The part of an RNA shown here (small-subunit ribosomal RNA, central domain) has 341 nucleotides and comes from an uncultured organism.
Context: one part of a larger RNA
RNA sequence: CUGGGCGUAAGGGGGCGUAGGCGGAUAACUAAGUUGGAUGUGAAAACUAUUUGCUUAACGGAUAGCUGGCAUUCAAAACUGGUUAUCUUGAGUCUGACAGAGGAGAGUAGAACUUCUGGUGUAGCGGUGGAAUGCGUAGAUAUCAGAAGGAAUACCAAUGGCGAAAGCAGCUCUCUGGGUCAAGACUGACGCUGAGGUCCGAAAGCCAGGGUAGCGAACGGGAUUAGAUACCCCGGUAGUCCUGGCCGUAAACGAUGGGCACUUGAAGUAGGCAUUUGUCUGCGUCGUAGCUAACGUGUUAAGUGCCCCGCCUGGGGAGUACGUUCGCAAGGAUGAAACUC
Numbered sequence: 001c002u003g004g005g006c007g008u009a010a011g012g013g014g015g016c017g018u019a020g021g022c023g024g025a026u027a028a029c030u031a032a033g034u035u036g037g038a039u040g041u042g043a044a045a046a047c048u049a050u051u052u053g054c055u056u057a058a059c060g061g062a063u064a065g066c067u068g069g070c071a072u073u074c075a076a077a078a079c080u081g082g083u084u085a086u087c088u089u090g091a092g093u094c095u096g097a098c099a100g101a102g103g104a105g106a107g108u109a110g111a112a113c114u115u116c117u118g119g120u121g122u123a124g125c126g127g128u129g130g131a132a133u134g135c136g137u138a139g140a141u142a143u144c145a146g147a148a149g150g151a152a153u154a155c156c157a158a159u160g161g162c163g164a165a166a167g168c169a170g171c172u173c174u175c176u177g178g179g180u181c182a183a184g185a186c187u188g189a190c191g192c193u194g195a196g197g198u199c200c201g202a203a204a205g206c207c208a209g210g211g212u213a214g215c216g217a218a219c220g221g222g223a224u225u226a227g228a229u230a231c232c233c234c235g236g237u238a239g240u241c242c243u244g245g246c247c248g249u250a251a252a253c254g255a256u257g258g259g260c261a262c263u264u265g266a267a268g269u270a271g272g273c274a275u276u277u278g279u280c281u282g283c284g285u286c287g288u289a290g291c292u293a294a295c296g297u298g299u300u301a302a303g304u305g306c307c308c309c310g311c312c313u314g315g316g317g318a319g320u321a322c323g324u325u326c327g328c329a330a331g332g333a334u335g336a337a338a339c340u341c
Stems, first nucleotide, its partner, number of pairs: 004312003007295002011309001013200004020193003024087007032080002034076008047065003051060001090190001091187004095182004102176007109153001113149008124135002161168002205246006214240002219235004257308006265286002268283006290297002314341003323334004
């Protein structure tokens, strides 16, 4: 340097993007890559082929090869590259519509819940498999009226929608990102991917300041049990919520990286446009060929190809140790070996 792979050993949690890699159509020029010729060089030994002596070997001789190499030079111009000019199909911009829990901020509504105040009212309530702890004659539970507070938004609701992913759900307003469709006009390859980098990133956790209704790690109590550091019950602190800042991980999953092209079908669903069979975009289901070890997958590919990135190489040791780096810490990232089967 080369191979085979990555749904189930192996796809980075996700975007943006630097270098790099790769890149649409036509024409002309060029000649760096590429191809051909010539010349020179490619020391000897070794090596490979051939061969002498000889029954042989080592050893030895001669010749050729010594490749693909390098340099100079002459030529070719299809392809790749470069330069110039042009193009519109890729990509993008404009105009007009459309759908949406996409994001940020502010406000606001009703139901429920808990607590408090007052009224009615009296002995229980609560809880369980059954109980007990607990609450209650200092008047609970129940019920009516009022007040306060925090958190979450029943029905609509879907196999639905939006978002790059994480994720997003009462209603209204303000600001704002993306997408789709229709018909044209415009720019003219402006593209794809993306090592580093940078930003986002559930829950839990951390720092500071608020808030705390319900729920509830830890903790206390009651049960259960041989025991019960649990499951069940009564309480309950962090936390859950808000603001600012960290953390950077998940079965971050479709366990399936992104882009482009091509390849039988069926009945659904969401949004446009035409309205007439249709057509465009997205989402889910089933299935043909093919693929697959099988399961399955199957135009949303795991089919057929091309481009770019990431990753894997038996199980354990181990995502450990050491070092480095990031973090307030918890810990994260990178990441072995001995040994063993």